[in-house]
RNA sequence: AGUCGCGUGGUGUAGUUGGUUAUCACGUAUGUCUCACACACAUAAGGUCCCGUGUUCGAACCACGGCGCGACUA
Numbered sequence: 001a002g003u004c005g006c007g008u009g010g011u012g013u014a015g016u017u018g019g020u021u022a023u024c025a026c027g028u029a030u031g032u033c034u035c036a037c038a039c040a041c042a043u044a045a046g047g048u049c050c051c052g053u054g055u056u057c058g059a060a061c062c063a064c065g066g067c068g069c070g071a072c073u074a
Base pairs, nucleotide, nucleotide: 001073002072003071004070005069006068007067010026011025012024019057028044029043030042031041032040050066051065052064053063054062
């Protein structure tokens, strides 16, 4: 320098032939339970889906550019 893949709550992820309120687990907070802690159960908070532009009635999903990480080639 070129090619390919990936980027989604604090962490790991589901979801993409575009469609109304983005899924689950762990973690966090509160409550019940306990002398207390843990476990268990219940409830809640936490994401504008890496950034920008575009296409479209409508974008996490499609197109272009950029950034970061990884693999391969030179």
A computed fold for a 74-nucleotide RNA from Xylariaceae sp. FL0016, annotated as transfer RNA. Model confidence (mean pLDDT): 81 of 100.